[in-house]
Molecule: Bacterial RNase P class A
Organism: bacterium UBP2_UBA4780
RNA sequence: UGACAGGAUCGGACGGCCGCCCGACGAAGCCUCUGGCGCAGUCGGGAGGAAAGUCCGAGCUCCACAGGGCAGGCAGCCCCGUCAACAGCGGGGGGUCCGGAUGGGGAAACCCGCCGGGCACGGAAAGUGCCACAGAAAACAUACCACCCCGCCGAACACUGAGCGUAGUCGAAGUGUGGCGGGGAAAGGGUGAAAAGGCGAGGUAAGAGCUCACCGCUCCGAGCGCAAGCGAGGAGGCAUGGCAAACCCCUGCCGGUGCAAGACCAAAUAGAUCACGCCAUCCCGCCUACGGCGGGGCAAGGACGGCCCGUCCCAGAGGCGUGAGGGUAGGUCGCUUGAUCCGCCUGCGGCGGACCAGAGAGAUGGCCGUCGCCGCCGCCUUUGGCGGCGCGCACAGAACUCGGCUUACAGAUCCUGUCACCCC
Numbered sequence: 001u002g003a004c005a006g007g008a009u010c011g012g013a014c015g016g017c018c019g020c021c022c023g024a025c026g027a028a029g030c031c032u033c034u035g036g037c038g039c040a041g042u043c044g045g046g047a048g049g050a051a052a053g054u055c056c057g058a059g060c061u062c063c064a065c066a067g068g069g070c071a072g073g074c075a076g077c078c079c080c081g082u083c084a085a086c087a088g089c090g091g092g093g094g095g096u097c098c099g100g101a102u103g104g105g106g107a108a109a110c111c112c113g114c115c116g117g118g119c120a121c122g123g124a125a126a127g128u129g130c131c132a133c134a135g136a137a138a139a140c141a142u143a144c145c146a147c148c149c150c151g152c153c154g155a156a157c158a159c160u161g162a163g164c165g166u167a168g169u170c171g172a173a174g175u176g177u178g179g180c181g182g183g184g185a186a187a188g189g190g191u192g193a194a195a196a197g198g199c200g201a202g203g204u205a206a207g208a209g210c211u212c213a214c215c216g217c218u219c220c221g222a223g224c225g226c227a228a229g230c231g232a233g234g235a236g237g238c239a240u241g242g243c244a245a246a247c248c249c250c251u252g253c254c255g256g257u258g259c260a261a262g263a264c265c266a267a268a269u270a271g272a273u274c275a276c277g278c279c280a281u282c283c284c285g286c287c288u289a290c291g292g293c294g295g296g297g298c299a300a301g302g303a304c305g306g307c308c309c310g311u312c313c314c315a316g317a318g319g320c321g322u323g324a325g326g327g328u329a330g331g332u333c334g335c336u337u338g339a340u341c342c343g344c345c346u347g348c349g350g351c352g353g354a355c356c357a358g359a360g361a362g363a364u365g366g367c368c369g370u371c372g373c374c375g376c377c378g379c380c381u382u383u384g385g386c387g388g389c390g391c392g393c394a395c396a397g398a399a400c401u402c403g404g405c406u407u408a409c410a411g412a413u414c415c416u417g418u419c420a421c422c423c424c
Base pairs, nucleotide, nucleotide: 001420002419003418004417005416006415007414008413009412010411012371013370014369015368016367017366018365020046021045022044023043024042025041029037030036031035048395052406053405055404056403057402058401059400060258062256063255072254073253074252075251076250077093078092079091080090081089082088094121095119096118097117098116099115100114103112104111105110122249123248127247128246129243130242131241144189145188147184148183149182150181151180152179153178156177157176158175159174160173163170164168197215198214200212201211202210216238217236218235219234220233223230224229262333263332264331265330273324274323275322276321277320278319279318282296283295284294285293286292287291301313302312303311304310340354341353342352343351344350345349372393373392374390375389376388377387378386379385380384
């Protein structure tokens, strides 16, 4: 100097114009007028480290609640501490896997110790499913090459060679090399990330835990440890390939709902709501008849009217009037100051300081300029400088609030570690 890993912080700056949401003030205007609301305007504030996923822990809210279950979700080695709490964080321990070294033992397999790192670390011997490519076979095992046994064929070659002959370029038969078929075996080769325990010896036609020693494995287990777990010793020829961050099974926990929760104030209009008052609780005809249609008349009430009389309109278990309650529109609260952060101290606490979105179908935006960073191109005197171009500058967008986790993220800065290169 660079790359990688881990951790921390930041995540464009300034200005102009036009808009949006909230708050304070507020000459218009309005009202129940020492005041309140408030137009224009002025001033101030206006997204994040994850606001995201909604996974975990809480607060708040309403509903439900004898007990149990189904479905669904989450968690799952142990102990201690921290915290409001947690499955978060910190420390320690156990198990397992990977890597390192000229570590120790051993023929090897493997075991033991040290250093560094990873682990979503209950169950693969309940069931289902999957295991690319290669390979015979990826799990009810199987057989490509090579191995062994048996049978058949047998041109040629090699070897042995009965027999015959004085003398062989004579020669029955057999064996091997070769082909076909049947069988054995799974040790060797080969494939693969992974191959049905490893290694050596015996054994065998060849082989095989077939037998044996050692190692590994399974089961039991004195004893040790709070626990996870470790384990002296014993038994067993070996059963059980891998994947549960595939379904699934086991164990534990979870009642549901999320601020559009929920609470309060409260119109106009309407009504087969309630109460009270007034008037009525009629007549005729028709029809498809618990009803409907048509016609007529009257009361309270209404219209005309200063009032009375009068005229007109109108209902028939309904009309008129007054009051009340509930709901809706609308408005207010919930709402942002909290298990918050910083500093100091005599520290289970105290003191001082800081904090500035709060909408309600949902504001936080758009355009332009300058600078910064990045990429490309050109020119110049090299590390560099200048100029031009770039719909180049991330992920993303609060909605009740906190504490965590997870996921996304251009670029910048700092710290630590490892490695590489260069210089001294």